[in-house]
RNA sequence: GGCUUUGUAGUGUAGAGGUUAUCACACCAGAUUCUGAUCGAGGUUUCUGGUAACCCUGGUUCGAGUCCAGGCAAGGCCU
Numbered sequence: 001g002g003c004u005u006u007g008u009a010g011u012g013u014a015g016a017g018g019u020u021a022u023c024a025c026a027c028c029a030g031a032u033u034c035u036g037a038u039c040g041a042g043g044u045u046u047c048u049g050g051u052a053a054c055c056c057u058g059g060u061u062c063g064a065g066u067c068c069a070g071g072c073a074a075g076g077c078c079u
Base pairs, nucleotide, nucleotide: 001078002077003076004075005074006073007072010025011024012023018062027050028049029048030047031046034043035042055071056070057069058068059067
């Protein structure tokens, strides 16, 4: 230098061009179980609620996380 795959919450992940972008972990709040000799702090069990994301810039389209182009970053192959 060429080809190719990937890029979505803090982490991992789903998402046939059309509802409020999915789920889990994590984090925050509340309730709950056990522990804590007692009150509390802390830990723990289960549940409920909540916070937080489409790599960037353009294009196509009534409508783009999704399609197209160019960048950027990471992986793979070739030279």
Molecule: transfer RNA
Organism: Hohenbuehelia grisea